[in-house]
Context: one part of a larger RNA
């Protein structure tokens, strides 16, 4: 070298399982619940099955009685119309009793005495006599009849029970009769309100240097923006969801701010002259541009903050946005020329659909109309997740699943080094004196890649995750041993710095722990890379599944880098690499 056998598991990002862990999907499945939306049951009510008296409350028709009070006024006048008479031995006035009503004044009726007269046209009054008749009103009483609740009660429907007869010969069933108790209750159907995670289908956004949490989501204005437009970030700063009938239109007039002088209280600053001042003020409302030859400040008269158009033009994927000269009409202010279709300008906003309202020479189902349309005007959305999925919707899953991503997280790898470790510069200063034996402010420059980070670049059709055991191997910034410099090194002992990686670096309690803390030794008991070396070498104590318990949080499902008890670690070596025999 080449071949073979036996062994060991360092690599073939070994082998199985289209990743279970994060993430995405207008994905799914089951839980929950004061998500939405419904429904099973329930509740209560009307109504039907459902039927007879009593009695009490209410309404209503009819009859009959009574009742009716502002002031003026005999005095308790309901209206309206006839009317000069009306009532009375069939008992008139007047007194006694007595009921009802009352405005406390009387009025009406019943009864006893009485015994023959009482009321009416006059004067006041809007209105004339309850002198007498007819109609009606108001609120009352009484009766007959309808009705509507309620109480009670009946029985006969409907329900139970039944050593009772019958079918029927057994039969505790079922049907009929008889007998009981209950009863128009119960029940049951029909409707209509309320309950209603018991059950059902479904909703629970997006951006995001993973995702959650946290901000944000439309619209103006400056920078980022690189002198035409535009042009992005969870880039760096501010506004808006409007105001305002004058802060609008036209005609004329004025010109700030802010600084010195001067002047009562009055001061740095009020209000009052003088001056100097080109814009530093104002311009509702944020910037930004513009602006004194007004857009700013004021006065007068005003309603163009019109209708109907629009030639051309900007911006824009579209849906739209924005500029407009000029026609027509009536107007406003000006002597006129002319200006005026809001505001110095850019914000102050919302598509369809569905519905009100107002107009309207359209349609209008055989025709006339109507109902409904339809046009032209207006109105209802924090439809702000603001090009608005429905009118109408929140969450748990460690019991879970599919689809899919190294397009995205967690190990490990990479990149980067802010951070971390270590050097080195300078020398303020401390070291009694003396920066530099030994330290070393405030800075400044590297280095290495053990640490927390950042970046997502190879892996999610799997690269196993602390520790520990076993076996190690390299680096030196060296812990011991070895060799030197300097010392604030008398000697010992020691601090520092330099050169050395050859061998060595310990055993135990405590915790899963790496670490550390403590005991006892020892010359020392080093720091670190090696996928935080090593689980196809071992454990599996920790985390990281299902099961439970406690604390917190949550109505809840359920959660909790909080505790606690328990929880299945496969692989017969093909190849490389390595040991060991043997040709």
């Nucleotide at each position: 070298c080449c071949c073979g056998c036996a062994c060991u598991u360092a690599g073939a990002c070994g082998g199985a399982a289209a990743g279970a862990c994060c993430c995405c999907g207008u994905g799914a499945a089951c839980c929950u619940u004061u998500a939405c939306u419904g429904u099973a049951g329930g509740a209560u009510a009307a109504u039907a099955u459902u039927g007879g008296g009593u009695u009490u409350a209410g309404a209503c028709c009819c009859a009959a009685c009574a009742u009716g009070c502002g002031u003026a006024g005999u005095g308790u006048a309901g209206c309206u119309g006839g009317g000069a008479g009306a009532c009375u031995u069939u008992g008139a006035a007047g007194g006694g009793u007595g009921a009802u009503c009352c405005c406390c004044g009387g009025a009406u009726c019943a009864u006893c005495u009485g015994g023959a007269g009482u009321c009416g046209a006059c004067g006041a009054u809007g209105a004339a006599a309850c002198a007498c008749c007819a109609g009606c009103c108001u609120u009352g009483u009484u009766g007959u009849g309808u009705u509507u609740g309620a109480a009670u009660u009946c029985u006969a429907a409907c329900g139970c029970c039944u050593g009772c007869c019958c079918a029927u010969g057994a039969a505790u069933c079922u049907g009929g009769g008889g007998g009981g108790c209950g009863g128009a209750c119960c029940g049951u159907g029909u409707u209509a309100u309320c309950u209603g995670g018991g059950c059902a289908g479904u909703u629970u956004g997006a951006u995001u240097g993973g995702g959650g949490c946290g901000a944000u989501c439309u619209c103006c204005u400056c920078c980022c923006a690189a002198a035409g437009a535009g042009u992005a970030a969870c880039g760096g700063a501010g506004g808006a969801g409007u105001c305002c009938a004058a802060a609008g239109g036209u005609a004329c007039c004025c010109u700030c701010a802010g600084c010195c002088c001067g002047g009562u209280c009055g001061g740095c600053a009020a209000u009052c002259g003088g001056g100097c001042a080109a814009c530093g003020a104002g311009c509702g409302u944020a910037a930004a541009g513009g602006u004194a030859g007004a857009a700013g400040g004021g006065u007068g008269c005003u309603u163009g903050a019109c209708u109907g158009c629009g030639a051309g033009a900007c911006c824009g994927a579209u849906g739209g946005g924005u500029c407009g000269a000029g026609c027509a009409g009536g107007c406003a202010c000006g002597a006129a020329a002319g200006u005026g279709g809001g505001g110095c300008u850019u914000a102050g906003u919302g598509a369809u659909c569905c519905g009100g309202c107002g107009g309207u020479u359209c349609c209008g189902c055989a025709u006339g109309g109507a109902a409904g349309g339809g046009c032209c005007g207006u109105c209802g959305c924090u439809c702000a997740a603001c090009a608005g999925a429905u009118a109408a919707a929140a969450g748990g899953u460690a019991c879970u699943c599919c689809g899919g991503g190294g397009a995205u997280a967690a190990c490990a790898g990479g990149c980067u080094u802010a951070u971390c470790u270590c050097c080195u510069c300078u020398g303020a200063g401390c070291g009694u004196u003396c920066a530099u034996a030994g330290c070393g402010g405030c800075g400044a420059g590297g280095a290495g890649g053990u640490u927390u980070g950042g970046c997502a670049c190879c892996u999610c059709g799997a690269u196993g995750u602390c520790g520990g055991c076993u076996c190690a191997u390299c680096g030196c910034a060296u812990c011991c041993u070895g060799g030197g410099g300097g010392u604030g090194g008398a000697g010992a002992a020691g601090c520092u710095c330099c050169c050395a990686a050859g061998g060595g670096u310990u055993u135990g309690g405590c915790u899963g722990u790496u670490c550390g803390c403590c005991a006892a030794u020892g010359a020392a008991a080093g720091c670190g890379g090696u996928a935080c070396g090593u689980g196809a070498g071992c454990u599996g104590g920790g985390u990281u599944u299902a099961g439970a318990c406690c604390g917190u949080c949550g109505u809840g499902a359920g959660a909790c880098a909080g505790g606690u008890c328990g929880g299945u670690c496969c692989c017969u070596a093909u190849c490389u690499g390595g040991u060991g025999c043997g040709g």

Large-subunit ribosomal RNA, domain V from a metagenome, 583 nucleotides, folded computationally. Its mean pLDDT, the model's own confidence on a scale to 100, is 85.